Molecule: RNase P RNA; transfer RNA
Organism: Candidatus Limnocylindria bacterium
RNA sequence: GAAGGAGGUCGCGCAGUCGCUCGGCGUGCCUCGGUACGCCGGGAGGAAAGUCCGGACUCCAGAGGGCAGGAUGGCCGCUAACGGCGGCCCCGAGUGAUCGGGGGAAAGUGCCACAGAAAGGAGACCGCCGCGGACGCGAGUCCGGGGCAAGGGUGAAACGGUGAGGUAAGAGCUCACCAGCUGCGUUCGUGAGGACGGAGGCUCGGUAAACCCCAUCCGGAGCAAGACCGAGUAGGAGGGAAGUCCGGCUGCGAAGCCGGACGCGGGUGGCCCGCCCGAUUCCCUCGGGUCGGUCGCUCGAUCCCGGGGGCAACUCCGGGACCAGACGAAUGGCUGCGGCCCCGCGCAAGCGGGGAACAGAAUCCGGCUUACGACCUCCUUCGGUG
RNA sequence: GUCCCCGUAGCUCAGUGGACCAGAGCAGCGGUCUUCUAAACCGCCGGUCGCAGGUUCGAAUCCUGCCGGGGACGCCA
Repeated sequence: GAAGGAGGUCGCGCAGUCGCUCGGCGUGCCUCGGUACGCCGGGAGGAAAGUCCGGACUCCAGAGGGCAGGAUGGCCGCUAACGGCGGCCCCGAGUGAUCGGGGGAAAGUGCCACAGAAAGGAGACCGCCGCGGACGCGAGUCCGGGGCAAGGGUGAAACGGUGAGGUAAGAGCUCACCAGCUGCGUUCGUGAGGACGGAGGCUCGGUAAACCCCAUCCGGAGCAAGACCGAGUAGGAGGGAAGUCCGGCUGCGAAGCCGGACGCGGGUGGCCCGCCCGAUUCCCUCGGGUCGGUCGCUCGAUCCCGGGGGCAACUCCGGGACCAGACGAAUGGCUGCGGCCCCGCGCAAGCGGGGAACAGAAUCCGGCUUACGACCUCCUUCGGUG
Repeated sequence: GUCCCCGUAGCUCAGUGGACCAGAGCAGCGGUCUUCUAAACCGCCGGUCGCAGGUUCGAAUCCUGCCGGGGACGCCA
């Protein structure tokens, strides 16, 4: 210098001025909790986004059991929790920095087009080798019935690889080495697993982002949760359920009340059991009326600094800070100075012009993913120079 | 806020449980017929299957992440 890999930081600054919104204080006004003015203070993000995961919080009989369903998937840890993060292990890709993947296919079922003889305990198309017969002087050819997975060819994939022995020809048929699988022993590691030794049968296809099996986790709904106040109406129409039995009491009786069992409806937004509530009414559909106010509502797994523990994720201790709370939905415009980038001129100092991305809170957090502008650090390979 | 569905030719849709080459109708273009047009008949054109990545021998189809469009549900009695 070129090419590449990993990680981090920031998301223009200051001042003036005109506004918007929230809070506090003061003054004025009135219908007495609002309004107007003044002063002071706060006012978007790293992703506020997608709503893909996980929690807090709130409500649903205080949520128990089972089935179904969903999610995750090497090991250990972190955490409130996670499908997230950190470290490690194995496999694969790359010269490398580094990156990608991760239960089970030796429990069962299914699928593997076309081509090919055969697509899973398969297979004789070409081929190789014996036997019998026919023809031929012979080489050989044809027919019949066998053996063979070594070679060719097809395919994404054809039932270990190399060599030797063996054989009519062959073949893990046998042997040596190598690869792989399953046990065993020693050892290291918390563990996934690693190292070494030795044995077995010789070899077992792929696909689980096909069904499935194993392990772990998950009650449901969501701030439109939920609580209170106010306004308004056709407090309308249709349909369904409002039940049965037993016992007791009152009563002449009809009937009523109480209790129990079964049933019905709802809580329950998968289903069943169980639990709770109701049957003065309840549920479903259509229609109607409002789409106002207050709380929840922002102090929290919060942020900053220092110290300790841990390789790290993270955590503990001490001190300090208060940092948006809107709902027709505020957080902006203009000017000046400075900083950054680009272009032009200039030897240079500098001068002139232009530009600044993605995007905008809506109960709140921890992550992931996606979009995007700049800058910085470390590392790898190759080339050159000293 | 919580969910659901869809995206295939200019338009409307098939194909979705993996293997055929991505098809049908309308539209468009050309031809036959006709004096001409329409109709009819024949032929042709036209596709990143919304985009990207992955699983697989193989993806419109399966998985993941984005993009675009459409729809449902609130409170009161």